Model confidence (mean pLDDT): 81 of 100. Predicted 3D model of a 74-nucleotide RNA (transfer RNA) from Treponema sp. Rfam family: tRNA. It is annotated as a transfer RNA.
RNA sequence: GCGCCCGUAGCUCAUCUGGAUAGAGUAACGGACUUCGAAUCCGUAGGUAGCCCGUUCGAACCGGGCCGGGCGCA
Numbered sequence: 001g002c003g004c005c006c007g008u009a010g011c012u013c014a015u016c017u018g019g020a021u022a023g024a025g026u027a028a029c030g031g032a033c034u035u036c037g038a039a040u041c042c043g044u045a046g047g048u049a050g051c052c053c054g055u056u057c058g059a060a061c062c063g064g065g066c067c068g069g070g071c072g073c074a
Base pairs, nucleotide, nucleotide: 001073002072003071004070005069006068007067010026011025012024013023019057028044029043030042031041032040050066051065052064053063054062
């Protein structure tokens, strides 16, 4: 330099070929339980989906550019 894949919550990941308030586990916080903890149960908060532009009535999802990461080739 070229090709392919990936980027969604603090972390690990879903979101089935564009459609209704973007979810799960874990972590955090509060409560119940307990002599106190741990475990367990209940609840709460947390993301303008890497950034920008475009297509569309409507974009996490489609197109383009850029940034970052991984793999292969040179």
The RNAcentral record of the sequence draws on ENA.